[in-house]
């Protein structure tokens, strides 16, 4: 320089156009126990960015940004 791919709560993950966005471990608050641990109930927290398409986008387009991989 080209060309694939990947990007979602803290961390690991689910989702093929209808989201009030899934679970898991991790935090918080309570319950339970004399204590810790384990167990239980509730809660905060996330679609890399910018357009677009569309009634509606994490989900389909185009840039780009960051990582991985290949070619040169």
């Nucleotide at each position: 320089g080209c060309g694939g791919g990947u990007g979602u709560g803290g961390u690991a993950u689910a989702g093929u156009g209808g989201c009030u966005a899934u679970u898991a471990c991790a935090c918080g608050u309570c319950c339970u126990u004399g204590c810790c641990a384990a167990g239980g109930a509730c809660g905060a927290g996330a679609u890399g960015g910018c357009a677009g398409u569309u009634c509606g986008a994490u989900u389909c387009u185009g840039c780009u940004c960051a990582c991985c991989c290949g070619c040169u």
Annotation
Transfer RNA from Candidatus Terrybacteria bacterium RIFCSPHIGHO2_02_FULL_43_14, 72 nucleotides, folded computationally. Its Rfam family is "tRNA". By type it is a transfer RNA. Rfam links the family to the GO term triplet codon-amino acid adaptor activity. Rfam describes the family as follows. Transfer RNA (tRNA) molecules are approximately 80 nucleotides in length. RNAcentral holds the sequence, with entries from ENA. The coordinates come from a structure-prediction model, not an experiment, and the mean pLDDT is 83. Taxonomically the source falls in Candidatus Terryibacteriota (Bacteria, Bacteria candidate phyla).